[in-house]
RNA sequence: GCGCCUGUAGCUCAGCGGAUAGAGCGACGGCCUCCGGAGCCGUAGGUCGCUGGUUCGAACCCAGUCAGGCGCG
Numbered sequence: 001g002c003g004c005c006u007g008u009a010g011c012u013c014a015g016c017g018g019a020u021a022g023a024g025c026g027a028c029g030g031c032c033u034c035c036g037g038a039g040c041c042g043u044a045g046g047u048c049g050c051u052g053g054u055u056c057g058a059a060c061c062c063a064g065u066c067a068g069g070c071g072c073g
Stems, first nucleotide, its partner, number of pairs: 001072007010025004018056001027043005049065005
């Protein structure tokens, strides 16, 4: 330098172009309990890497760009 893959919550990841973007873990609160780090219930937390474009509508399609990984030279 070229090609491919990945980037979504604090962490690990889901998410056929259409709904208020979700799950587990973690955090916080409540219940239970002698206590609780166990169990049950609930709450908060996201400009979907960034910028543009296509579309009535984009996390998803296209272009560019940034970061990480793999391969080739």
RNAcentral holds the sequence, with entries from MGnify.
A computed fold for a 73-nucleotide RNA from a soil metagenome, annotated as transfer RNA.
It matches the Rfam family "tRNA".
Model confidence (mean pLDDT): 81 of 100.